[in-house]
RNA sequence: CGGCGCGUAGCUCAGUGGUAGAGCAAUGCUCUUAUAAAGCAUGGGUCGCAGGUCCGAUCCCUGCCGCGCCGACCA
Numbered sequence: 001c002g003g004c005g006c007g008u009a010g011c012u013c014a015g016u017g018g019u020a021g022a023g024c025a026a027u028g029c030u031c032u033u034a035u036a037a038a039g040c041a042u043g044g045g046u047c048g049c050a051g052g053u054c055c056g057a058u059c060c061c062u063g064c065c066g067c068g069c070c071g072a073c074c075a
Stems, first nucleotide, its partner, number of pairs: 001071007010024004018055001026042005048064005
């Protein structure tokens, strides 16, 4: 320098045009002498950033940023 992939809740990930979800974690309640386990409930998101297309974008297009892999160059 080029190519490919990824970026969504605290963490791991789903969702591929039509009002954003799961598991774990956190908080509260029940249970227990108490804790754990179990059960129930609650909160938590400018979907990396900025533009574009569209009636409508997490999703499609462009640029940028970050991470990973591969290649090239240099040594």
The RNA shown here (transfer RNA) has 75 nucleotides and comes from a Candidatus Colwelliibacteriota bacterium.
Taxonomically the source falls in Candidatus Colwelliibacteriota (Bacteria, Bacteria candidate phyla).
Model confidence (mean pLDDT): 82 of 100.
The sequence is in RNAcentral, with records from ENA.
Its Rfam family is "tRNA". The family's RNA type in Rfam is transfer RNA.